[in-house]
RNA sequence: CCCUUAGAGUUUGAUCCUGGCUCAGGACGAACGCCGGCGGCGUGCUUAACACAUGCAAGUCGAACGGAGCACCCUUGACUGAGGUUUCGGCCAAAUGAUAGGAAUGCUUAGUGGCGGACUGGUGAGUAACGCGUGAGGAACCUACCUUCCAGAGGGGGACAACAGUUGGAAACGACUGCUAAUGCCGCAUGACGCAUGACCGGGGCAUCCCGGGCAUGUCAAAGAUUUUAUCGCUGGAAGAUGGCCUCGCGUCUGAUUAGCUAGAUGGUGGGGUAACGGCCCACCAUGGCGACGAUCAGUAGCCGGACUGAGAGGUUGACCGGCCACAUUGGGACUGAGAUACGGCCCAGACUCCUACGGGAGGCAGCAGUGGGGAAUAUUGGGCAAUGGACGCAAGUCUGACCCAGCAACGCCGCGUGAAGGAAGAAGGCUUUCGGGUUGUAAACUUCUUUUGUCAGGGAAGAGUAGAAGACGGUACCUGACGAAUAAGCCACGGCUAACUACGUGCCAGCAGCCGCGGUAAUACGUAGGUGGCAAGCGUUGUCCGGAUUUACUGGGUGUAAAGGGCGUGCAGCCGGGCCGGCAAGUCAGAUGUGAAAUCUGGAGGCUUAACCUACAAACUGCAUUUGAAACUGUAGGUCUUGAGUACCGGAGAGGUUAUCGGAAUUCCUUGUGUAGCGGUGAAAUGCGUAGAUAUAAGGAAGAACACCAGUGGCGAAGGCGGAUAACUGGACGGCAACUGACGGUGAGGCGCGAAAGCGUGGGGAGCAAACAGGAUUAGAUACCCUGGUAGUCCACGCCGUAAACGAUGACUGCUAGGUGUCGGGUAGCAAAGCUAUUCGGUGCCGCAGCUAACGCAAUAAGCAGUCCACCUGGGGAGUACGUUCGCAAGAAUGAAACUCAAAGGAAUUGACGGGGACCCGCACAAGCGGUGGAGCAUGUGGUUUAAUUCGAAGCAACGCGAAGAACCUUACCUGAUCUUGACAUCCCGAUGACCGCUUCGUAAUGGAAGUUUUUCUUCGGAACAUCGGUGACAGGUGGUGCAUGGUUGUCGUCAGCUCGUGUCGUGAGAUGUUGGGUUAAGUCCCGCAACGAGCGCAACCCCUAUCUUCAGUAGCCAGCAGGUUAAGCUGGGCACUCUGGAGAGACUGCCAGGGAUAACCUGGAGGAAGGUGGGGAUGACGUCAAAUCAUCAUGCCCCUUAUGACCAGGGCUACACACGUGCUACAAUGGCGUAAACAAAGAGAAGCGAACUCGCGAGGGUAAGCAAAUCUCAAAAAUAACGUCUCAGUUCGGAUUGUAGUCUGCAACUCGACUACAUGAAGCUGGAAUCGCUAGUAAUCGCAGAUCAGAAUGCUGCGGUGAAUACGUUCCCGGGUCUUGCACUCACCGCCCGUCA
Repeated sequence: CCCUUAGAGUUUGAUCCUGGCUCAGGACGAACGCCGGCGGCGUGCUUAACACAUGCAAGUCGAACGGAGCACCCUUGACUGAGGUUUCGGCCAAAUGAUAGGAAUGCUUAGUGGCGGACUGGUGAGUAACGCGUGAGGAACCUACCUUCCAGAGGGGGACAACAGUUGGAAACGACUGCUAAUGCCGCAUGACGCAUGACCGGGGCAUCCCGGGCAUGUCAAAGAUUUUAUCGCUGGAAGAUGGCCUCGCGUCUGAUUAGCUAGAUGGUGGGGUAACGGCCCACCAUGGCGACGAUCAGUAGCCGGACUGAGAGGUUGACCGGCCACAUUGGGACUGAGAUACGGCCCAGACUCCUACGGGAGGCAGCAGUGGGGAAUAUUGGGCAAUGGACGCAAGUCUGACCCAGCAACGCCGCGUGAAGGAAGAAGGCUUUCGGGUUGUAAACUUCUUUUGUCAGGGAAGAGUAGAAGACGGUACCUGACGAAUAAGCCACGGCUAACUACGUGCCAGCAGCCGCGGUAAUACGUAGGUGGCAAGCGUUGUCCGGAUUUACUGGGUGUAAAGGGCGUGCAGCCGGGCCGGCAAGUCAGAUGUGAAAUCUGGAGGCUUAACCUACAAACUGCAUUUGAAACUGUAGGUCUUGAGUACCGGAGAGGUUAUCGGAAUUCCUUGUGUAGCGGUGAAAUGCGUAGAUAUAAGGAAGAACACCAGUGGCGAAGGCGGAUAACUGGACGGCAACUGACGGUGAGGCGCGAAAGCGUGGGGAGCAAACAGGAUUAGAUACCCUGGUAGUCCACGCCGUAAACGAUGACUGCUAGGUGUCGGGUAGCAAAGCUAUUCGGUGCCGCAGCUAACGCAAUAAGCAGUCCACCUGGGGAGUACGUUCGCAAGAAUGAAACUCAAAGGAAUUGACGGGGACCCGCACAAGCGGUGGAGCAUGUGGUUUAAUUCGAAGCAACGCGAAGAACCUUACCUGAUCUUGACAUCCCGAUGACCGCUUCGUAAUGGAAGUUUUUCUUCGGAACAUCGGUGACAGGUGGUGCAUGGUUGUCGUCAGCUCGUGUCGUGAGAUGUUGGGUUAAGUCCCGCAACGAGCGCAACCCCUAUCUUCAGUAGCCAGCAGGUUAAGCUGGGCACUCUGGAGAGACUGCCAGGGAUAACCUGGAGGAAGGUGGGGAUGACGUCAAAUCAUCAUGCCCCUUAUGACCAGGGCUACACACGUGCUACAAUGGCGUAAACAAAGAGAAGCGAACUCGCGAGGGUAAGCAAAUCUCAAAAAUAACGUCUCAGUUCGGAUUGUAGUCUGCAACUCGACUACAUGAAGCUGGAAUCGCUAGUAAUCGCAGAUCAGAAUGCUGCGGUGAAUACGUUCCCGGGUCUUGCACUCACCGCCCGUCA
């Protein structure tokens, strides 16, 4: 310089951080589930080093040897006997060739002999080791076969197998006798440059020594075979190559809850042994050796090249291939041999298996196949020596489960295919739907084309480098032709992470799940389907490893509060260390050389059609060793210096430590005096003390403990800690000076020492205080808090304990990095008097910049910037627990886990909510008042109970005279009984009729039903419209469910003053600021200030009613003045002046004055005014809260019913009644009741209506009937009040319930179940417990009037006016609300969270 380095989910209401858990990637000798077309190349018992049937895996050489067998040849010629001949008796006789003999040849070979069975192949049990890796050394060694060189091979001898015979044994296997050969064995000769010994010479080195040369003495060899003239062998020696053996440096897992281990142990001398060194072994001598740099012990493990992963550093791993080691049923031993302590050799012992005649024998698959077993799991008892390689052989060749091939397995990697192009009526089918459609989808069908693959047929290799022959694979690869889309697609996922969505089923069930988490009736998360996404002959799951994880941090983390600084000092080892000078070269740096096996990886090439795979080359292998240099830095040895450190001298400060002595105040106790009834104690009390004299007070005495004031974020000490005074002894720090030493320093694992309080031991002491304990209170309880007592202890001496929130929650030391201001102890300078100013050291505080920090905060006394050393942390719980060990008298301390379990635990900060936290403010919130409720009777609603039904809803405030502004039928939804089924109601279709409706009659409990009567329109005469009836199915219908699926509407906090936004600024961020602060207001109302400036929804105002006036207009209203007129009357003319009505205006704005306030906002008072500080009242309800209310006003998704959960009719019920509650009415009386006669409203309503007047009735009301669709008429009389009379405190002349009788009205109908009237009856009740409600002025209280609903039926509701008060000091308290602030482990927000016990 280039290349490389990716994150996400999950703690919270939200945020930042810490921190764990989980996921996405890659890999595998894998396994499991579903599915499965082909080929190439690889790979395939990871578990029982468990046991093994069967076959094979190491033989070869006859050119070492003697035999044997077979074949062949020669001779022999048994048996049979073709054929010929015959005298038929026989004879000849080819052929066959038994048998025997011979010699040569060929083949086979048990045995002797040689070479090889120590290689190849398998496995990983053991091993923590020179076993392995790497690099050195052997001057301490060996090496068959192979290569090169030198020299030699003369002459003899004696055996043993085989074989024969005898013989033992079941067998395996032997024994004895006899014969025999050799390249088997043994002497003799020769022999060196060999070996041994002895001395000599030369050279070299690394101590012992090594190399070379010559001399003397001793000693040791040999084998032949074949073919016929050349090979193969044999012996001795030298050298090489190859292979081994030994030694050493460095590296090589975990545990200290394993700290001491070791007698052949460490060394020496001398021997033995070995190829060789060596305690390897032995005798003797000495007493060493190893270990905190981890010995010993325990656990685990074959090591490496490499493989996987990773950006790398690392981490994990050691299948296949390659190197080394170890092992061969377990343990031990040697033999042979060049080589073994020998997988397919021997011996012994053990276990196991097999044979047996019971005497005795045989065996070893961790070779290749294969079997059983184990296991989640791993293949054929295949072919061939054609190739490569090996053993033997002269060779031909033989052997070779090494090897080459084939078989099985998707176990892995790689390649190919399952078709291609066109094709919209966007077919059918499926799924879905808002019913229009959408999607599957150019997908299919269909047309055209192709043939990889497949099937059949034909041809057909390379691999074989040779003189020739020889191919398991294999008629395989490959080539050609024919046929025909023909033979070939699945798996997983679809809530987020994470690419991909709908429907149905299910209903916290069934189930899913890697983490977070889904599922309780509308599940994109379960199951199924359709669709989609991903990968693909595979796809998912499980397991393991690395990664992400900077989550063990070398690269590359931390420790004030998240886990984490040792309680403090001293100090051995260790680690680190000031300035200058030159030397050395261990570290360091550079060059060169050797090595770092091959394979692998990487690069560019080449070969299989490509790729995987294979081949050659290069690079690399970051390491180790040797050597030559460099000398800055570290190191090392030396010299020197003074600034680090220390010493000396001078000076002052201090609750530093230890010991002894002394002092006064107070408490308690004792004695005495005075004195009398209480004291003491508490929130209030009681226990306690006191007439036997307390408390109080005075005097005297005793004892112990602690030291007021001074006193101070003042001082001292390492920390713990230290406080009256004096004395003695003693440690440390500080300042000054610059005389001395000359780096003597820093830190510090272990070690040692100190170490509050409590506690323990022994002995003292004991006034006060005070665990335990006792009593009294409090309380539901009170083993507590409070009170009265009170023992250990607290005090002293000596000895233990060794812990604390032992805290600055901040280790020690050094240097550097803005300032300001206090204070303590020194010094210097100046001015001057006991101080000031400036400055400098050392301590101790506060504020603050840069910087740091997650933030809070720290900030020269760092938590900043750097360095050195130590200690400690690695999710929460389990747990500082268990076990072990050490310490302790004990209590206990120190060290210190795991199983299991959770997905969090945690820090800082933010918003809100909350607090029996704080500050401020408001409200009929309290207080001050007035009147009620709660007691009675009745009305009404609710609960409960009852019932066939007592329909349903509403439930603290904010349900309960509520939905309901009015249930006798209807309403009505409920019950009983009866009836209907396309329906009571809507749309469509078909048929019939010409009507339907209405009216009359019959009938039923009633609907339904039956009979009669009446009766259409248009027309082109086909029919059409309309109505009714009948029919069919689509559908109607549902006051059935879900207000927790919803819309709409409403309640409530609350007419409370709040709720937000834009831009800017601050903060990493959630957020903050604005909106906080000082005033003020009814008000986030306004003013001032301010990193804020503006704005919106709310407040206020605008709107309506009301209070005053003006103006306009006067009818149905009014009548002052002018007339007329009546019994009376605005009745009439007339007029609108007044009242009034209804249009338009005016008026009130802190506008004016004074004072206060900040010269403000505003407040207080005043003037004027009808009204004065929002004049009074109404309408108006911010963002939101309560899953608040309503599916029964209405609308509506989904679910449910369909001869019924729909429709219709009659009767009943909603009106029940031991009881409980809410809201009201009427009362309990004299501020009253009753009677008589009189006065004054407002606002309304009226045609199926209000109904005057007249008349009848005691009355409710009846009859008749004027007027009025209304400022005209009617309801309509207002009542309380005032006046007069009466009653006189009583269950009454109060009160009116209940009941009886008789009526009235409404209505189809007043029995269940209406209201009213008259007469009679005359209940409870004499002012209401605890508790609780309303109201601040035209209000409360009190009095009547009207209206809606309505046929009738208000004590309810909504309005209207009349009469008309009392009180508010004030905000301590109760309730509710607002603002600011504080705490918080709450955020579903205190009705929260959470702990323990029990189930």